[in-house]
Molecule: FMN riboswitch aptamer (RFN element)
Organism: Pseudomonadota bacterium
RNA sequence: GAAAAUCUUCGGGGCGUGGUGAGGUUUGCAAAAAUAGGUGAACCAAUUCCCGACCGGCGGUGAUUUCUGCAAGGAAAAGCCCGCGAGCUGCGGUACCCAAAAUACCAAUGCUGAUUCGGUGAAAAUCCGAAGCCGACGGUACAGUCCGGAUGGAAGAAGAUUGGG
Numbered sequence: 001g002a003a004a005a006u007c008u009u010c011g012g013g014g015c016g017u018g019g020u021g022a023g024g025u026u027u028g029c030a031a032a033a034a035u036a037g038g039u040g041a042a043c044c045a046a047u048u049c050c051c052g053a054c055c056g057g058c059g060g061u062g063a064u065u066u067c068u069g070c071a072a073g074g075a076a077a078a079g080c081c082c083g084c085g086a087g088c089u090g091c092g093g094u095a096c097c098c099a100a101a102a103u104a105c106c107a108a109u110g111c112u113g114a115u116u117c118g119g120u121g122a123a124a125a126u127c128c129g130a131a132g133c134c135g136a137c138g139g140u141a142c143a144g145u146c147c148g149g150a151u152g153g154a155a156g157a158a159g160a161u162u163g164g165g
Base pairs, nucleotide, nucleotide: 004162005161006160007159008158009157010156015052016051018050019049023044024043025042026041027040028039029038053145054144055135056134057084058083059082060081064077065076066075067074068073079133080132087111088110092106093105094104095103115131116130117129118128119127137148138147139146
């Protein structure tokens, strides 16, 4: 101790004994041949509605700031600034097959959220303060927080070996 290759490990957080009651269960009453239906009561009933609470993946950026160190240096810091990931789409490819279709895997492209105000300052999308806003798909009473695909995948992080600059 460069590039590159192979392998290993790791790789997401968060709800209430509040309110309401869609709906359900049991039961009373009237009527009735019976069923259905009507009406009253009790109980159950939403992490989805209302109220309040809580959460924030990865890389970059950081007028820089903070912590640490004698120093060289090291560490941390953005959900809403840039990009990535997860989800949907599936051009195309690979495997299987004589071939095609089907199937499995990879996957181009496209789709896919959210920020303002004040302060400081030469300068703020990141600092300080305040007030806001956002959150895939399927299920279910309408879900960022429940259940499920998922004992999955993955942005990436760390390490080992080879490698030779």